[in-house]
Background: Predicted 3D model of RNase P RNA and transfer RNA as a complex of 412 nucleotides. Rfam match: Bacterial RNase P class A. Gene Ontology terms of the family: dimeric ribonuclease P complex, ribonuclease P activity and tRNA processing.
RNA sequence: AAGGUAGGCUAGAUGAUCGCGGGCGGCUUUAGAGCCGCUUGAGGAAAGUCCGGGCUCCAUAGGACAUGACGCCGGGUAACACCCGGGAGCGGUAACGCUAUAGAGAGCGCCACAGAAAAUAUACCGCCGGUUUUCCGGUAAGGGUGAAAUGGUGGGGUAAGAGCCCACCGCACUACUGGCAACAGGGGUGGCAGGGCAAGCCUCGUCAGGAGCAAAACCAAGCAGCAGGCAGGGCUGUCCGUCCAUUGCCUGCGGGUCGGUUGCUAGAGAGCCUUGGCAACAAGGUUCGUGGAUAGAUGAUCAUCAUAUACAGAACCCGGCUUAUUGCCUGCCUUGUUU
RNA sequence: GCCCUUGUAGCUCAGUCGGCAGAGCACCACCAUGGUAAGGUGGGGGUCAACGGUUCGAUUCCGUUCGAGGGCU
Numbered sequence: 001a002a003g004g005u006a007g008g009c010u011a012g013a014u015g016a017u018c019g020c021g022g023g024c025g026g027c028u029u030u031a032g033a034g035c036c037g038c039u040u041g042a043g044g045a046a047a048g049u050c051c052g053g054g055c056u057c058c059a060u061a062g063g064a065c066a067u068g069a070c071g072c073c074g075g076g077u078a079a080c081a082c083c084c085g086g087g088a089g090c091g092g093u094a095a096c097g098c099u100a101u102a103g104a105g106a107g108c109g110c111c112a113c114a115g116a117a118a119a120u121a122u123a124c125c126g127c128c129g130g131u132u133u134u135c136c137g138g139u140a141a142g143g144g145u146g147a148a149a150u151g152g153u154g155g156g157g158u159a160a161g162a163g164c165c166c167a168c169c170g171c172a173c174u175a176c177u178g179g180c181a182a183c184a185g186g187g188g189u190g191g192c193a194g195g196g197c198a199a200g201c202c203u204c205g206u207c208a209g210g211a212g213c214a215a216a217a218c219c220a221a222g223c224a225g226c227a228g229g230c231a232g233g234g235c236u237g238u239c240c241g242u243c244c245a246u247u248g249c250c251u252g253c254g255g256g257u258c259g260g261u262u263g264c265u266a267g268a269g270a271g272c273c274u275u276g277g278c279a280a281c282a283a284g285g286u287u288c289g290u291g292g293a294u295a296g297a298u299g300a301u302c303a304u305c306a307u308a309u310a311c312a313g314a315a316c317c318c319g320g321c322u323u324a325u326u327g328c329c330u331g332c333c334u335u336g337u338u339u
Numbered sequence: 340g341c342c343c344u345u346g347u348a349g350c351u352c353a354g355u356c357g358g359c360a361g362a363g364c365a366c367c368a369c370c371a372u373g374g375u376a377a378g379g380u381g382g383g384g385g386u387c388a389a390c391g392g393u394u395c396g397a398u399u400c401c402g403u404u405c406g407a408g409g410g411c412u
């Protein structure tokens, strides 16, 4: 210097003029309201709505099955499919990254084409023996097919071969040592169970009642019922139990309203320091006050800095994930050049 | 704001326990007709919305993103 990899910060600033939402204070007004002043006013993703919670209602949220989600081990958390640390496997020269990482010695299912044979059956070419047109028997070393073929390498052995036997590696079982554990290590036993797919069904373990602020509660105003269906209903599966109703519920048509208040923002809040912990995080102390609309505010123009500003806009609130995106900084790795 | 459904040829749709992507209409050529339509024969046309993952192999299974449609006051 180039390329890569991991992490962090930032999201224009200042001034002037005009304008908008919230709060506080003052003045005017019978009231509704109006005017003036001060103060405050989007994000790292406010997004997608993909997970998890708070909160509200349904009954107090119970039991069983179904269904769904998750799946190495330990920890963190309100909780999680998130985060941290570790193990194993895979990728990369490396820094480092990825893993829906339990079970295919419980069962069912699937494995196209090719191939003898795709999972409990078998032999196309070949090799060996007998017999010699040919056929029978043995074999699975070698070839061929395929994404995948019944342990691998070497030696012995044999008619040829074969875990048939032996050594090493792999595999299964078993106890020991280290570790909280996943797991690792070396030892013993067994010639070897035996292919892949569980993001196919499934088994095992853990978790989950349902709906969602258009939830829900209250005030004010207004109205007209009719027809059909079911005997029940408790807001997305079934049963039990339980609770509420005995006129209750559902559907369709018709009538009324189209107002206001609460929920609504001080919260699993943020910054800094100390302590514990490898870390995620936790505990304690101190400081701060930081959107709340309801047709929906947070903007426009000009000037200067330095010429220019990406993705994008809250609608109950948080913790994550994913996706979009501007400018910059730092650590580490590889290669090349120079000293 | 919240909750559902869906994306396959120019159009309308099939495609299930993963194995060569199909139908009807439309399009092109030919036959038939004096000519046209109907009819007959043959043919072309697909990034299965996009990108990743699982798998030997993905329209199909899983995740993310994009687009379209519907419901709730």
Stems, first nucleotide, its partner, number of pairs: 001335009012305007020041009043311001047322002050320005055212004062240004067208005072086005087101001088099004102203002107201002109197003124143002126139005151169006170192001171190004176185003216262004225253007232244003269288008340411007349364004358395001366382005388404005
Model confidence (mean pLDDT): 76 of 100.